[in-house]
């Protein structure tokens, strides 16, 4: 000093004036509840995005409880309200390395597929070759053999040796795979010894089988007030003496509704106006115990957007960071002057929270690898 | 804002892990005084965009784009 990898903060300030919204105070008002050339205060993101999870909350399913179907999750332990997130391992792959990535349970429950080539793609295979025989002696005929070659994405270990007619785990030795004791860890898993007929492909991001989880739909969800029409019209079911019929799929138990009940379709009214609406598993800062951590508990300070065709804007100076132009010196990329420009990257709350993806110029900053140089 | 689908030649549209029909449009040629009809050949897809599974993906799976549909309330 390059080069990389992994994390953190921010994405302008400051002051003035005008214009908006939400709370509180104040006035005005006969009162409801409106008003305000009044005051103080607060007013978008790290993603507000996507709608990929996971929840609160609110309706349905009447409550409960169990099953089916559907669906998701997948190594191991822990954190969270939970999640398919986040932390710590393991084992596998990339990288020299810090590091990064994994759809990571199951092919002996079944079943299915591997095209094309190729003799053969699962307990196969003589295609060329190798050897033995035989006999009419030659592009013959019979037996052995799957080590070598040569098709493929892949051919029933793998490398040396001995042993054969020639070859094979046919023997051995190492590596490798299966069992199986013990040791270390909770645990996934590693190691060490032993022993083996020396051996039975891949794909579950093919159906499926195991394990564990989940009802269903969303704030435009639901609750209320006004105000207008057509209290219209049409169909299916089941009932109108205790029994029956209904109560989103199917079963039990208790229950609610009906003398009518439970739909579905067409058409007509009104598109009004209040809640739900922001204090939620709330968030941060600093300390202290626990924890490798992720996180938990305790104390302590600080702090909270609430619009309804949808509010946080416009302008001005000044400052300072990126940026663009000109001059200039000179070590050619550095350093000085002057101009210009802060809407100068991605980009806006819509019931709220935890995450996760994805988009982002630029600025500071903290850790750790590598390679080069100096001391 | 919240839930739902779609994307394959110029245009419709089939393809359900083995290298992409089909019909219309469009050249060209043949008939025709000329069109048009018929008739006979032809070409034109990076299968919406990047990844990843698999030997092999339009087809499985993840992200991302781009269109389109639906959503209050009376009775």
């Nucleotide at each position: 000093g390059c080069g990389g990898u992994g994390g953190g903060c921010u994405g302008g300030a400051u002051g003035g004036c005008c214009g908006c919204g939400g709370c509180g105070g104040c006035a005005g008002c006969c009162a409801g509840u409106c008003u305000g050339u009044c005051c103080g205060u607060c007013g978008a993101g790290g993603a507000a995005a996507g709608u990929c999870c996971g929840g609160a909350c609110u309706c349905c399913c009447a409550a409960a409880g169990g099953c089916a179907a559907c669906g998701g999750u997948g190594c191991c332990g822990g954190g969270u309200a939970a999640c398919a997130c986040c932390c710590g391992g393991g084992c596998g792959g990339g990288g020299c390395a810090a590091c990064c990535c994994g759809a990571c349970g199951g092919a002996c429950a079944g079943c299915g597929c591997c095209a094309c080539a190729g003799a053969g793609a699962a307990c196969a295979g003589a295609c060329g070759g190798c050897c033995c025989c035989g006999c009419a002696u030659g592009u013959c005929g019979g037996g052995g053999u799957c080590a070598c070659g040569g098709u493929g994405a892949a051919a029933c270990g793998g490398u040396g040796g001995g042993g054969u007619a020639a070859g094979a785990g046919c023997c051995c030795a190492c590596c490798g795979g299966g069992g199986c004791c013990c040791u270390g860890g909770c645990a996934a898993c590693a190691g060490u010894g032993c022993u083996c007929g020396c051996a039975u492909g891949g794909c579950a991001a093919g159906c499926c089988c195991c394990a564990c989880c989940g009802g269903g739909a969303g704030c435009a969800a639901u609750g209320c007030c006004g105000a207008a029409u057509a209290g219209g019209a049409u169909c299916u079911c089941c009932a109108u003496c205790a029994u029956g019929g209904g109560c989103g799929g199917c079963c039990u138990u208790u229950g609610c509704c009906c003398c009518g009940g439970a739909g579905a379709u067409c058409g007509g009214g009104u598109u009004g106006g209040c809640a739900g609406c922001u204090a939620g598993a709330g968030g941060g800062g600093c300390c202290g115990u626990g924890g490798c951590a992720a996180c938990a508990c305790g104390g302590u300070c600080c702090u909270g957007a609430g619009a309804a065709g949808a509010a946080u804007g416009g302008u001005c100076a000044u400052c300072u960071c990126g940026g663009g132009g000109g001059g200039u010196g000179c070590g050619u990329g550095c350093a000085u002057c002057c101009c210009c420009u802060a809407u100068g990257a991605c980009a806006g709350a819509a019931u709220c929270c935890g995450g996760c993806u994805u988009a982002c110029a630029g600025g500071c900053u903290c850790a750790c690898c590598g390679c080069g140089c100096a001391u | 804002u919240g839930g739902g689908g779609u994307g394959u030649a110029g245009c419709c549209a089939a393809g359900c892990g083995g290298u992409a029909a089909g019909g219309c449009a469009a050249c060209g040629g043949u008939u025709u005084u000329u069109g048009g009809u018929a008739u006979c050949g032809u070409g034109u897809a990076c299968c919406g965009u990047a990844g990843g599974u698999u030997c092999g993906a339009a087809u499985c799976c993840u992200a991302c784009c781009a269109c389109c549909c639906c959503a209050g309330c009376c009775a």